[in-house]
Molecule: Glycine riboswitch aptamer
Organism: Pseudaestuariivita rosea
RNA sequence: ACAGCCACACCGGGAGAGAGCGCAUCGCGCCGCCGAAGGAGCAACCGCCCCGGUAAACUCUCAGGCACCAGGGACCGGUGGGGCUGC
Numbered sequence: 001a002c003a004g005c006c007a008c009a010c011c012g013g014g015a016g017a018g019a020g021c022g023c024a025u026c027g028c029g030c031c032g033c034c035g036a037a038g039g040a041g042c043a044a045c046c047g048c049c050c051c052g053g054u055a056a057a058c059u060c061u062c063a064g065g066c067a068c069c070a071g072g073g074a075c076c077g078g079u080g081g082g083g084c085u086g087c
Stems, first nucleotide, its partner, number of pairs: 002086005008080006018031001020030004032066003038062001039060003045053003
């Protein structure tokens, strides 16, 4: 230098669900909903086999969210340098 992996920063794309009712003033409460921050749960499989380990975009909705705007947003793409590994 090249390749792979990891996280970080920036840029772009990025869904779903009530313009519900009430009180009040931008927030709260009630009911009804959503799942793609986070969180939790389980299979096959594996083990030292009592028990334990272990996955998700699946499931649950604790959290979060539900007109537009704003914000957040898993995931995808691009750029940058950093760490580790290989040759």